Overview:
Small-subunit ribosomal RNA, 3' major domain from an uncultured bacterium, 476 nucleotides, folded computationally. The prediction has a mean pLDDT of 85. Its Rfam family is "Bacterial small subunit ribosomal RNA". Rfam links the family to the GO terms ribosome and structural constituent of ribosome.

[in-house]
Context: one part of a larger RNA
RNA sequence: UGAGGGGGGCCCGCACACGCAGCGGAGCAUGUGGUUUAAUUUGACGCAACGCGAAGAGCCCUUUCAGGUCUUGACAUCCAGUUAAGCUUGUAGAGAUACAUUGUGUCUUCGGACAUACUGAGACAGGUGGUGCAUGGUUGUUGUCGGCUGGUGUUGUGAGAAGAUGGGGUAAGUCCUCCAACGAGGGCAACCCUUGCUGAUAGUUAUUAACGUGUAAAGGUGAGGCCUUUAGUAGGACUGCCGGGGACAACUUGGAGGAAGGUGGGGAAGACGUCAAAUCAUCAUGCCCCUUAUGAUCUGGGCUACACACGUGCUACAAUGGCCGGUACAAAGGGAAGCGAUACCGCGAGGUGGAGCAGAUCUCAAAAAAACAGUCUCAGUUCGGAUUGUGGGCUGCAACCCGCCCACAUGAAGUCGGAGUUGCUAGUAAUCGCGGAUCAGCAUGCCGCGGUGAAUACGUUCCCGGGCCUUGCACU
Numbered sequence: 001u002g003a004g005g006g007g008g009g010c011c012c013g014c015a016c017a018c019g020c021a022g023c024g025g026a027g028c029a030u031g032u033g034g035u036u037u038a039a040u041u042u043g044a045c046g047c048a049a050c051g052c053g054a055a056g057a058g059c060c061c062u063u064u065c066a067g068g069u070c071u072u073g074a075c076a077u078c079c080a081g082u083u084a085a086g087c088u089u090g091u092a093g094a095g096a097u098a099c100a101u102u103g104u105g106u107c108u109u110c111g112g113a114c115a116u117a118c119u120g121a122g123a124c125a126g127g128u129g130g131u132g133c134a135u136g137g138u139u140g141u142u143g144u145c146g147g148c149u150g151g152u153g154u155u156g157u158g159a160g161a162a163g164a165u166g167g168g169g170u171a172a173g174u175c176c177u178c179c180a181a182c183g184a185g186g187g188c189a190a191c192c193c194u195u196g197c198u199g200a201u202a203g204u205u206a207u208u209a210a211c212g213u214g215u216a217a218a219g220g221u222g223a224g225g226c227c228u229u230u231a232g233u234a235g236g237a238c239u240g241c242c243g244g245g246g247a248c249a250a251c252u253u254g255g256a257g258g259a260a261g262g263u264g265g266g267g268a269a270g271a272c273g274u275c276a277a278a279u280c281a282u283c284a285u286g287c288c289c290c291u292u293a294u295g296a297u298c299u300g301g302g303c304u305a306c307a308c309a310c311g312u313g314c315u316a317c318a319a320u321g322g323c324c325g326g327u328a329c330a331a332a333g334g335g336a337a338g339c340g341a342u343a344c345c346g347c348g349a350g351g352u353g354g355a356g357c358a359g360a361u362c363u364c365a366a367a368a369a370a371a372c373a374g375u376c377u378c379a380g381u382u383c384g385g386a387u388u389g390u391g392g393g394c395u396g397c398a399a400c401c402c403g404c405c406c407a408c409a410u411g412a413a414g415u416c417g418g419a420g421u422u423g424c425u426a427g428u429a430a431u432c433g434c435g436g437a438u439c440a441g442c443a444u445g446c447c448g449c450g451g452u453g454a455a456u457a458c459g460u461u462c463c464c465g466g467g468c469c470u471u472g473c474a475c476u
Stems, first nucleotide, its partner, number of pairs: 002475001005471001007470007015460002019424005026315008034306002042053002064301007073124001077123002079120004089100004105114003126290002129288003135284002137279003140275001142273001148185002151182002154161002166177003192267004197235003201231003207224002211222003238261001241255005317417001321376003325372001333364003338357002343352003383414001388409007430452007
């Protein structure tokens, strides 16, 4: 100087407290450990591994296992020789592959050259093999915490100190003030995106107040540019104004006006560093290792196993509910080997068919909870839906291992969950549905979107984490 203290002081954070909803008990989904296995490929392990890499394991992916095959190789460059390559068809085979069949390029100065494939020789290829404790790059975390660090001058023999401490004050090393300091850089904030208000501009595929026209009804149509909306632009919020407090400061508190008030809400953005943190399996790469195999290819299996243990979720245990009927109101997205309407068939999943749409036009598309009417009357039930049987549908060479969906039948556990533990302060929690990426097919996961819409916060004694000052010290 730092680090640490069951030392002290000050302060902050859903850290506690106050509340709401959960998890821990049940069934299932999913990840992990363990066990098993020919193989159950592998990485990740407190917070910061465990619905994580994986935005989607039937084949493929695929690394794993068994078996069948290849050895200059599946892929690249170079040399020599031969030659178009390929497509079609047939035979053998699980296929890879082997054999047969068919078939023959472009330019040309006719010497040859180029391209393609095959054969041969070696240089070499290849490795998701090892080491993240040899590395680059990328990422997590501390933490959106308010800190981190030079220059010049000063000071101390020196390591260092000071500046950055003190008094106020802030979300903030934000600012004011004082001061042997003065000024500066990276951070903070602002500039960026989005959302909330308004003006003018512009009207198509959006919209419809006035004027026509028209219908059973309908912006359906002529038109209009009021409104809504769309999308580029401009304004708007700055403690700007008033009162109180404060040191005549910074700032704070109350009020006015305002769509919005003190960073308006949300996002992107992550300083110096820490953890030999994670990744050699995104990629790149040193060294080591394999080279008729640790490389390559094919078929089948496995990654989906199952006495068990844990994490994360979904569905429930019901009447603030279940079921049935008719009936409302979104936002944000996707669509051409695609989205697919009206219509018809089927109880349904779905099928037939193909209008329209590269889409403010057409379509996915029905929003659901809610509200209205009816029924059930507290039961293991008209709760709950696991499991299993049968019959079907779809995708796809192919659903046995091992996909999703439908109908009928079956109807398990479960009556609110021990110790303990998690999230959340407002359009939030809770609850309800909708969309997208991946994708042939497959979502309770992930990423988004809107609908309905709370309770509570006395306070900082305590638990956890962090910041500043200070203190003692067996550490540095």